This is a predicted structure of a 72-nucleotide RNA (transfer RNA) from a Chloroflexota bacterium.
């Protein structure tokens, strides 16, 4: 240089047009003498970026970065 796949919470990740979401992690309560586990609450995203489309986009089109990975 060409072609693919991935980028959503601190982490792993789902979510394929109309409510932003699980697990774990984190705080705060509760239960114990204490500590662990358990429960219940809660908090924290400019959905990598720009543009377009559409009433309506993480989600569809274009271009760009980034990171994997095949071809040369």
């Nucleotide at each position: 240089g060409g072609g693919g796949a991935u980028g959503u919470a601190g982490c792993u990740c789902a979510g394929c047009g109309g409510g932003a979401g699980a697990g774990c992690g984190g705080u705060g309560c509760c239960u114990u003498u204490g500590c662990a586990a358990g429960g219940c609450a809660u908090a924290g995203g400019u959905c990598c970026g720009g543009g377009g489309u559409u009433c309506a986009a993480a989600u569809c089109c274009c271009c760009g970065c980034a990171u994997c990975u095949c071809c040369a």
The sequence is in RNAcentral, with records from ENA. The organism belongs to Chloroflexota, within Bacteria. Rfam family: tRNA. Rfam classes the family as a transfer RNA.